[in-house]
Parts: sequence; structure tokens; C1' cells
RNA sequence: AGGUGACCGGGUGGUCGCGGCUUGGUUCAGGCCGAGCCGAGGAAAGUCGGGACUCCUUCGGGCAGCGUGCUGGCGAGAGCCAGGUCGGGGCGACCUGACGGACGUGCAACAGAGAGAGACCGCCGAUGGGUGCUCAUGCACCACAGGUAAGGCUGAAACGGUGCGGUAAGAGCGCACCAGCGGUGUCGGUGACGAUGCCGGCUAGGUAAACCCCACGUGGAGCAAGGUCGAGAAGAGCGAGGACGGCCCGUCCGAUUCGCUCGGGUAGACCGCACAGAUGGAUGGCCACCGGGCAGCGCCUACAGAAUCCCGCUUACAGGUCACCU
Repeated sequence: AGGUGACCGGGUGGUCGCGGCUUGGUUCAGGCCGAGCCGAGGAAAGUCGGGACUCCUUCGGGCAGCGUGCUGGCGAGAGCCAGGUCGGGGCGACCUGACGGACGUGCAACAGAGAGAGACCGCCGAUGGGUGCUCAUGCACCACAGGUAAGGCUGAAACGGUGCGGUAAGAGCGCACCAGCGGUGUCGGUGACGAUGCCGGCUAGGUAAACCCCACGUGGAGCAAGGUCGAGAAGAGCGAGGACGGCCCGUCCGAUUCGCUCGGGUAGACCGCACAGAUGGAUGGCCACCGGGCAGCGCCUACAGAAUCCCGCUUACAGGUCACCU
């Protein structure tokens, strides 16, 4: 100077003022005057997930939809911990991305001959054809049919790489070594995998957060859920269906029912609700001293306020402390 993990992030006194609970005095009551105790977070934020709980008939079934997807462990789950392989950043400690399946279907601009394929420039080009030379044998050149993918071009990517042989010229055509792929054995590991040996000339891939396939999981809505009491009025029409986010099956309820549409009335109190428990929503203002930071007369003192509760994930944070590592 950095990396990783954890913690703190204001304190004390005085004064005035808030919310809840307990309690004393006074008042018919309402109210008024006192006393005591308690009173925001590591993220309370985001509303991204999962659950508790509540209701829908829901520990009925299926489909669709949605979610997860390397290995092992913990977990109800979200997720967390440890590891593996491939890749990226850093001198380093470390940080970070991805991770079931590619012989189905699809997609990959432009350039380029050609991107699941091909001949633009090249290289070769026998017999036969033409031309020239030669006494002849033959030699050289030209063009064509044809062969070729080693060299060059284009490109993010071009029928694996280097070398030797071979060939008319070339090519895994053959061979050696290497890379990849496939098969197989041994050793280590719970496993993903790692190390290593042998066999095979098999040699184009990418993309699934494209469609798709496979495995596992999964009901919905949400505290403005829901419940009790009170108050209030005015019903009318339609339907045979209704209960579940969608569909199907099953089950149950159904004419004194249920559902839909229009219209009218009430809109209050309590519970749910808590070691803060509000409900137009509470902890604040002022003074003094201290703590911390800056070189400092002096200045600054972070991010930021619960709303049913719990657990994760993500984001914000002046400054300080501790431990280990480079």
C1' cells in the first nucleotide's frame, strides 16, 4: 500500500416537548395536574425471493404454465458452505463469468470461390490435338477434357498442427511426434474429476437467457389477509349454475340457494397487533462538554426511520477497531 472476514458507527448533563404501559390526586363524567418504566436498523431501504399465518371446500388427480439444473454437504425453502472443470482480471493475497442434453428444427450480417461447403488466384495435366527444334530417339511450348485443396486471398471462424515419405501435382494417402475425439485398463478421490498406460487415422465447429428434449420441484390470493360487535337500507332484472389464476376430470353445494348486472344504505368500534406498536402515523428542539476525522483559527461527523412476523438476496454508507493473508 492492498486483499479477505467480523464489529462499532456517537456519548454525558440540563431544559422544554412527544407515543405506549403502570399508577396517584381531582372531577358526576369528560377533562386537568403529577410519578415511574419503556420507546427505530445493519441495512428498518428495494419489494427481488422463500416461509409462518389467514381465506378460497384444497394433505383430490392430470395437463399447461412457472422455477431449478457441474459435485458433495446443510436446509422446509430461499439460499449458504466447501470443492471441480473451462475462461477473464491482478506482481500477489485474491476477485469474477459459465456449467443437464447439439446425429431433431432453427440461427450466424458483411467479405469471400466457399461457412455443414467450395475452386477466385494457383499447382498438375497422360493418351489424343496444335506449334517449334532434331537425321532419328526425343525435347520444349500452347490449349482442352480432367485431377487437386498442400500455398495465397476473404473472414471471428475455412476439411487438425509440425516434419518425413509418397504422388503427374497434391491430400492422414502412409509414417513419427503432438492436439482433439472415441474406446478401454490401472491408481487417487464420497463425487464432479485428476494422473497415467494401451487401442483406433476417427478429425470441423458455435449457439439451447433460440424452439426443443431430460430430471426434479411447484394450488391461488394476500394483514387493505381475515374475524367479532354495532349501524343501516330498497330493491329490481337475468341465469342454471356455482366453488379453484387457465383447461380437463372428480367431488361438494344449489331454487328459502348460488352467481352476474343495475340501484340504495352503513362506512363506527374492537380483535388480528407484539419487550416500539403508531394509524394524518410517536423519541424532537435548544444549551454545554466530550468522542472521532482534517495540517487547522476553524470546519465536518456517514447511509438513513419500524407498520403482521421470520429468514435470505441486492443496493447505500463520512470515519474507526480487531484478526489473518500479499
A computed fold for a 326-nucleotide RNA from uncultured Ilumatobacter sp., annotated as Bacterial RNase P class A.
The prediction has a mean pLDDT of 75.
Its Rfam family is "Bacterial RNase P class A". The family's RNA type in Rfam is ribozyme.